[in-house]
Molecule: c-di-GMP-I riboswitch aptamer
RNA sequence: ACUUGAAAAAGGCUAACCCGUGCGAAAGCCGGGGGCGCAAAACCAAGGGUUUAAGUCUCGAGAGGAGAUAUGAUGGCUUGGUUGCCAAG
Numbered sequence: 001a002c003u004u005g006a007a008a009a010a011g012g013c014u015a016a017c018c019c020g021u022g023c024g025a026a027a028g029c030c031g032g033g034g035g036c037g038c039a040a041a042a043c044c045a046a047g048g049g050u051u052u053a054a055g056u057c058u059c060g061a062g063a064g065g066a067g068a069u070a071u072g073a074u075g076g077c078u079u080g081g082u083u084g085c086c087a088a089g
């Protein structure tokens, strides 16, 4: 330097769920507990997917109605990009 993640070590992260006079229109996020898992479960919403629909637009006589829409959310859905611990070869 490259490849790999079988075994090992030091650490790291933290699903569901629970709690909260937290934030948010919602999706969801944040903090504490928790522990299913993760070698990138670190970082970047650029492509695709999923999700929500406040605002906006359309329909409607009207509704707390219907439909469309991300600029919201998801990096623990995935592709791509960037960086990186340990070990083995």
Base pairs, nucleotide, nucleotide: 002089003088004087005086012038013037017033018032019031020030022029023028036076042082043081044080046079047078048077049074050073051072055069056068057067058066059065